């Protein structure tokens, strides 16, 4: 160099099949009250990601097109 995969909150993850529903799914974590002599469970509620990054097509884009970074893999 070439081809393939993979990239979504702090982490891990769901959604991609057929673009389509207001507010982008869950667990973990963090924050707040409530529970309890305390921590712990627990019980309730909340922040937090415009889906790698720039563009395009569409009334609509995490999801199609194209170009880039990044990480793995296979060729040479």
């Nucleotide at each position: 160099g070439g081809g393939g995969c993979u990239g979504u909150g702090g982490c891990c993850u769901a959604g991609u099949u057929c673009g389509g529903u207001u507010c982008a799914u869950g667990g973990c974590g963090c924050c707040u009250c409530c529970c309890u002599g305390u921590c712990a469970c627990g019980g309730a509620g909340g922040a937090g990601a415009u889906c790698g990054c720039g563009g395009g097509u569409u009334c609509a884009a995490a999801u199609c097109c194209c170009g880039u970074c990044a990480g793995c893999c296979c060729c040479g």
Molecule: transfer RNA
Organism: Candidatus Omnitrophota bacterium